[in-house]
Context: one part of a larger RNA
RNA sequence: GAACGAACGUUAGCGGCGCGCCUAACACAUGCAAGUCGAGCGAGAAAGGGCUUCGGCCCCGGUACAGCGGCGCACGGGUGAGUAACACGUAGGUAAUCUACCCCUGAAUGGUGGAUAACCCUCCGAAAGGAGGGCUAAUACAGCAUAAGACCACGGCUUCUUCGGAGGCUGAGGCCAAAGCGGGCCAAUUCACGAAAGCUCGCGUUUGGGGAUGAGCCUGCGGCCCAUCAGCUAGUUGGCGGUGUAACGGACCACCAAGGCUAAGACGGGUAGCUGGUCUGAGAGGAUGAACAGCCACACUGGAACUGAGACACGGUCCAGACUCCUACGGGAGGCAGCAGUGGGGAAUCUUGCGCAAUGGGCGAAAGCCUGACGCAGCGACGCCGCGUGAGUGAUGAAGGCCUUCGGGUUGUAAAGCUCUGUGGGGAGAGACGAAUAAGGUCCGGUUAAUACCCGUACCGAUGACGGUAUCUCCUUAGCAAGCACCGGCUAACUCUGUGCCAGCAGCCGCGGUAAGACAGAGGGUGCAAACGUUGUUC
Numbered sequence: 001g002a003a004c005g006a007a008c009g010u011u012a013g014c015g016g017c018g019c020g021c022c023u024a025a026c027a028c029a030u031g032c033a034a035g036u037c038g039a040g041c042g043a044g045a046a047a048g049g050g051c052u053u054c055g056g057c058c059c060c061g062g063u064a065c066a067g068c069g070g071c072g073c074a075c076g077g078g079u080g081a082g083u084a085a086c087a088c089g090u091a092g093g094u095a096a097u098c099u100a101c102c103c104c105u106g107a108a109u110g111g112u113g114g115a116u117a118a119c120c121c122u123c124c125g126a127a128a129g130g131a132g133g134g135c136u137a138a139u140a141c142a143g144c145a146u147a148a149g150a151c152c153a154c155g156g157c158u159u160c161u162u163c164g165g166a167g168g169c170u171g172a173g174g175c176c177a178a179a180g181c182g183g184g185c186c187a188a189u190u191c192a193c194g195a196a197a198g199c200u201c202g203c204g205u206u207u208g209g210g211g212a213u214g215a216g217c218c219u220g221c222g223g224c225c226c227a228u229c230a231g232c233u234a235g236u237u238g239g240c241g242g243u244g245u246a247a248c249g250g251a252c253c254a255c256c257a258a259g260g261c262u263a264a265g266a267c268g269g270g271u272a273g274c275u276g277g278u279c280u281g282a283g284a285g286g287a288u289g290a291a292c293a294g295c296c297a298c299a300c301u302g303g304a305a306c307u308g309a310g311a312c313a314c315g316g317u318c319c320a321g322a323c324u325c326c327u328a329c330g331g332g333a334g335g336c337a338g339c340a341g342u343g344g345g346g347a348a349u350c351u352u353g354c355g356c357a358a359u360g361g362g363c364g365a366a367a368g369c370c371u372g373a374c375g376c377a378g379c380g381a382c383g384c385c386g387c388g389u390g391a392g393u394g395a396u397g398a399a400g401g402c403c404u405u406c407g408g409g410u411u412g413u414a415a416a417g418c419u420c421u422g423u424g425g426g427g428a429g430a431g432a433c434g435a436a437u438a439a440g441g442u443c444c445g446g447u448u449a450a451u452a453c454c455c456g457u458a459c460c461g462a463u464g465a466c467g468g469u470a471u472c473u474c475c476u477u478a479g480c481a482a483g484c485a486c487c488g489g490c491u492a493a494c495u496c497u498g499u500g501c502c503a504g505c506a507g508c509c510g511c512g513g514u515a516a517g518a519c520a521g522a523g524g525g526u527g528c529a530a531a532c533g534u535u536g537u538u539c
Base pairs, nucleotide, nucleotide: 001539002538003537004536006535007534008533009532010531013387014386015385016384017383018382019380020379021345026343027342028341030340031339032338035071036070037069040068041067048059049058050057051056078298079297080296088222089221090220091219092218093217094216097215098214102211103210104209105208106207107206108205109204110144112142113141119134120133121132122131123130124129151174152173154171155170156169157168158167159166160165180203181202182201183200184199185198189196190195191194224270225269226268231261232260233259236258237257238256239255241253242252243251273295274294275293276292277288278287279286280285300321301320302319303318304317323334324333325332326331351377353376354375355374359373360371361370362369363368390420391419392418393417400411401410402409403408424480425476426475427474428473429472430471434466440460441459442458444456445455446454483528484527485526486525487524488509489508490507494523495522496521497520498519504511505510
């Protein structure tokens, strides 16, 4: 000199864009943060309104709550405890692998059965919750048929090969599947008004092949400190055979052998999430890893599996522990390192706000619902940037202050005065961009038996939290808006008074013991400016 997620002191007008628990991965009151689908299924209120023959009926409404079932909850969001490791970065391998939803493509979607929740009844319990009996549905569950292909084992031909094996064609065996829902139509078949087991469209379901995406595993190389850590190792190193996994493998198991690592630092200890980057520096390098982005790890502490395409799962389950709460003492409930917020710790870090309008996500055919992701607003000079606190003119160089050699000098064009302007502030009025489209409608094209339905292009066509905000126009008055540090040298800026090695200053050198440019005050000056200094840390 530069920088900062800073803090402290003095001061403080406005705006834009960012950033805001670095400490206790300490404990948490309260609210919200993951639901959705009635176009999978059965059942189905109350209140309210209307009518009434007072029995009830209709609307709301097959609505709400709840249940079975599907998809999601493995994403998004938080934190950095652990981890010196294939955790990360980079370059590869997987002929050792998986991949729901999505896209392309082939084929199929036939027939049957038994349950169970909800509901009703009975019972146990303070509660949380639970037990028994009875009824019922499905895209829930289980068989059967069909089987191209997949898979399993056995053959034949062929291509590639790291010689381990992998791919393609083909033969005869074994084995394996499904589920429906919604809209529309009547040319043909049946009843024949119109509908249906018919046709058609959409969404699904099953089984193959391919893709995309995501993930698992393996390997080379790279990036901290200590040798006052020198030897470490028994599933250890390898083999054979198994188990297990989506998959290779001592990953695990039985048996066999005695190996494996190490001064190019094993083993041990300390510290630490890694990276793109960030800061500094001419660079080389050094330091660092807040915010944003990628990866990893964790979710009160430790362990475990279940479900699932995917978890060994932050707002799931089970066990153990510590802590907190409820209890009828028998037993139960909980997990903010989600968003706000509270206590505590600390030098120190924000609102228990608004909205799903936009972007994105989940579910749904859609309308839509949910979304503390996100978009906004609030607080904080915490940072960067911009603007303002007036502009021009004005000498008798006014008054006052300070200094003085008493002549004057300086503050100083500074003020006053005159002429203007109106950013910010205040008042009044107008008032956004961000919105693309959805439902629906019109034209055309595709599909179809069809002008119906459905799909697609184009055109029309709701919706704004921010916000009456930004912005613009008019009015108002120079009126309401400047401080902080320093002035001995380094280092830009000097005198007076007080003090008298005292009081004090100080980054280093050093000042202060009676004329102190270094202390304190004043006048003046210098520097920066809504900031200026100090402290801390890095280069």
Background:
Small-subunit ribosomal RNA, 5' domain from a metagenome, 539 nucleotides, folded computationally. Its mean pLDDT, the model's own confidence on a scale to 100, is 82. Rfam family: Bacterial small subunit ribosomal RNA. Gene Ontology terms of the family: structural constituent of ribosome and ribosome.